RNA sequence: GCCAGAGUAGCUCAGUCGGCAGAGCACCACUUUCGUAAAGUGGGGGUCAUGAGUUCGAUUCUCAUCUCUGGCU
Numbered sequence: 001g002c003c004a005g006a007g008u009a010g011c012u013c014a015g016u017c018g019g020c021a022g023a024g025c026a027c028c029a030c031u032u033u034c035g036u037a038a039a040g041u042g043g044g045g046g047u048c049a050u051g052a053g054u055u056c057g058a059u060u061c062u063c064a065u066c067u068c069u070g071g072c073u
Stems, first nucleotide, its partner, number of pairs: 001072007010025004019056001027043005049065005
């Protein structure tokens, strides 16, 4: 330099034939216990990497950029 894949909650990841952004773990509160752990219930937490384009409407489609991973040279 070329090709491919990935970027979504603190972490690991779902979600895409365009129509309300989610799960598990973690965190906080409560219940339970003499107390802790475990268990149960509830809650907070998001610029869907960045910027543009298409569209009534974009995490999803298109383009560019950035970062990471793998392959080729």